[in-house]
Context: one part of a larger RNA
RNA sequence: GGACGAACGCUGGCGGCGUGCCUAACACAUGCAAGUCGAGCGGGGACAGGCAGGAGGAGAGCUACGGCAGGAAUCCGGCCUGUUCGAGCGGCGGACGGGUGAGUAACGCGUGAACAAUCUGUCCCUGACAGGGGGAUAACACAUGGAAACAGGUGCUAAUACCGCAUGAGACCACAUUGCCACAUGGCAGAGGGGUCAAAGGAGGAAUCCGGUCAGGGGUGAGUUCGCGUCUGAUUAGCUGGUUGGUGAGGUAACGGCCCACCAAGGCGACGAUCAGUAGCCGACCUGAGAGGGUGAACGGCCACAUUGGAACUGAGAGACGGUCCAAACUCCUACGGGAGGCAGCAGUGGGGAAUAUUGGGCAAUGGGCGAAAGCCUGACCCAGCAACGCCGCGUGAGGGAAGAAGGUUUUCGGAUUGUAAACCUCUGUCCCUGGGGACGAAGGGAGUGACGGUACCCAGGGAGGAAGCCCCGGCUAACUACGUGCCAGCAGCCGCGGUAAUACGUAGGGGGCGAGCGUUGUCC
Numbered sequence: 001g002g003a004c005g006a007a008c009g010c011u012g013g014c015g016g017c018g019u020g021c022c023u024a025a026c027a028c029a030u031g032c033a034a035g036u037c038g039a040g041c042g043g044g045g046a047c048a049g050g051c052a053g054g055a056g057g058a059g060a061g062c063u064a065c066g067g068c069a070g071g072a073a074u075c076c077g078g079c080c081u082g083u084u085c086g087a088g089c090g091g092c093g094g095a096c097g098g099g100u101g102a103g104u105a106a107c108g109c110g111u112g113a114a115c116a117a118u119c120u121g122u123c124c125c126u127g128a129c130a131g132g133g134g135g136a137u138a139a140c141a142c143a144u145g146g147a148a149a150c151a152g153g154u155g156c157u158a159a160u161a162c163c164g165c166a167u168g169a170g171a172c173c174a175c176a177u178u179g180c181c182a183c184a185u186g187g188c189a190g191a192g193g194g195g196u197c198a199a200a201g202g203a204g205g206a207a208u209c210c211g212g213u214c215a216g217g218g219g220u221g222a223g224u225u226c227g228c229g230u231c232u233g234a235u236u237a238g239c240u241g242g243u244u245g246g247u248g249a250g251g252u253a254a255c256g257g258c259c260c261a262c263c264a265a266g267g268c269g270a271c272g273a274u275c276a277g278u279a280g281c282c283g284a285c286c287u288g289a290g291a292g293g294g295u296g297a298a299c300g301g302c303c304a305c306a307u308u309g310g311a312a313c314u315g316a317g318a319g320a321c322g323g324u325c326c327a328a329a330c331u332c333c334u335a336c337g338g339g340a341g342g343c344a345g346c347a348g349u350g351g352g353g354a355a356u357a358u359u360g361g362g363c364a365a366u367g368g369g370c371g372a373a374a375g376c377c378u379g380a381c382c383c384a385g386c387a388a389c390g391c392c393g394c395g396u397g398a399g400g401g402a403a404g405a406a407g408g409u410u411u412u413c414g415g416a417u418u419g420u421a422a423a424c425c426u427c428u429g430u431c432c433c434u435g436g437g438g439a440c441g442a443a444g445g446g447a448g449u450g451a452c453g454g455u456a457c458c459c460a461g462g463g464a465g466g467a468a469g470c471c472c473c474g475g476c477u478a479a480c481u482a483c484g485u486g487c488c489a490g491c492a493g494c495c496g497c498g499g500u501a502a503u504a505c506g507u508a509g510g511g512g513g514c515g516a517g518c519g520u521u522g523u524c525c
Base pairs, nucleotide, nucleotide: 001525002524003523004522006521007520008519009518010517013394014393015392016391017390018389019387020386021352026350027349028348030347031346032345035092036091037090040089041088044085045084046083047082048081049080050079051078053076054075055074061068062067099305100304101303108230109229110228111227112226113225114224115223118222119221123218124217125216126215127214128213129212131165133163134162140155141154142153144151145150171196172195173194175192177190178189179188180187181186201210202209203208231277232276233275238268239267240266243265244264245263246262247261248260250258280302281301282300283299284295285294286293287292307328308327309326310325311324330341331340332339333338358384360383361382362381366380367378368377369376370375397427398426399425400424407418408417409416410415431466432462433461434460435459436458437457441452469514470513471512472511473510474495475494476493480509481508482507483506484505490497491496
């Protein structure tokens, strides 16, 4: 000198764009943050319309006065259609998105390779198929236990839920076989007979559309392996028993001591093993001419974690933040028998701290989930609020104005300086105030759709009015005098100032620097 997620002191006008718990991965009140599909299914409630039925029996009619025919209002339950609501079965999504950096010195990350050792829902392309059956169960009804959470019982019912049968290949399995390829186990393709395994419907008047099953290819995503690189300590020198390798079996989508049985005795290490400390890694960011050094906030990629520890289930995908189970600590409810919870999501609270914001608006845009769609959900996101926290821009006026006014300071008492500075005159209108107009962002053939926002911007009017401070002035280092103080009070980055003439302390005048900031502290180069 530069830089900062900064803090502190004094000061503070506006705008744009960014950024904002670095500490306690401390504890959390409250609200919201993941739902959706009725075009998969049954049943229920509400409303509207329609249909037929039962009860009811008005007014008018006929009458031989006994009645007869007829049927309104009203009520009841039933069926159908439509709309809507909430629960249930079922499907897809809750493995994404969002947060944090505790752990991790590791194939975790970066980079380059490999998988002939692998998987991949949805999406795209291609081929083939969907025949015929069955038994349940939730909802619901009834009743039971319990304070509750909830649990079990009996009886019905549906499906794109579940289960057989059929059909079925180049799928899978075990045989036997041919050709081609290769990188060791092997891979690919063809023909053979055998065994095993599929499916679901929905909407529509229909056309058709959305789905279903099997197989092949693509894409995307994931898993695994390897080379190289990746902090400090030797005042850590030896470490290791599933340890190193083999055979076999198990397990996995898949290789593998991944796991197990047996066998062998290996494996790593001064090219730093092991141990200890510290730490998420990178693209990048800061600095520097570069080499390098430092950092890993925001944004992007990867990893890890979700109160602590462990475990599996479901699933294409999880050892699953807002799923399940167990244990532990903590908090809460309780009828004391037993239960409930997890903000390192967005706000917000307490606490810690030098220190870090609103319990805001909207799904209008972008993106995501579900849905045929309309649409619903979305604290992702887009915006607004707070904070000079940072960067950038603008303003606090411009021109004229010497009697060099008054006042202040100083003086050798002549003056000098503050100083064109002010007053005063003439203007301007950025910001500001008022009024008027008023967006882009909104996209598909058209229409409609804006939280921000009556914002930005434009026009008119008003009025210099409302807007300057901070640090420094001994040398380094730009900027000097007076008074006070008297090794006191104090200053100080280094050298050093202060003990009676202090340009170094304090105040004043003047000056220098930067400027809505200026200094100080901390850290890095």

Small-subunit ribosomal RNA, 5' domain from an uncultured rumen bacterium, 525 nucleotides, folded computationally. Rfam family: Bacterial small subunit ribosomal RNA. Rfam links the family to the GO terms structural constituent of ribosome and ribosome. Model confidence (mean pLDDT): 83 of 100.